[in-house]
RNA sequence: GAGUCAGUAGCUUAGUCUGGUGGAGCGCCACGCUGAUACCGUGGUGGUCGAGAGUUCAAAUCUCUUCUGACUCA
Numbered sequence: 001g002a003g004u005c006a007g008u009a010g011c012u013u014a015g016u017c018u019g020g021u022g023g024a025g026c027g028c029c030a031c032g033c034u035g036a037u038a039c040c041g042u043g044g045u046g047g048u049c050g051a052g053a054g055u056u057c058a059a060a061u062c063u064c065u066u067c068u069g070a071c072u073c074a
Base pairs, nucleotide, nucleotide: 001073002072003071004070005069006068007067010026011025012024013023020057027045028044029043030042031041032040050066051065052064053063054062
């Protein structure tokens, strides 16, 4: 220098192909339970979907640019 893949909640991640209300587990908070803690149960808490722009009625999803990381080639 060229190419491929990844980036979504505090953490691990689904969803992207085929645009249509962003979800799960763990965590955190409150209450219940207990002599107390843990476990367990109930409820709650969560995201400018790495950044910018474009297309569209509508973008995590499609297009372009860009940043970071991993890998391959040179």

Predicted 3D model of a 74-nucleotide RNA (transfer RNA) from a Candidatus Nanoarchaeia archaeon.
It matches the Rfam family "tRNA". The family's RNA type in Rfam is transfer RNA.
The source organism's lineage runs through Archaea, Nanobdellati, Nanobdellota and Candidatus Nanoarchaeia.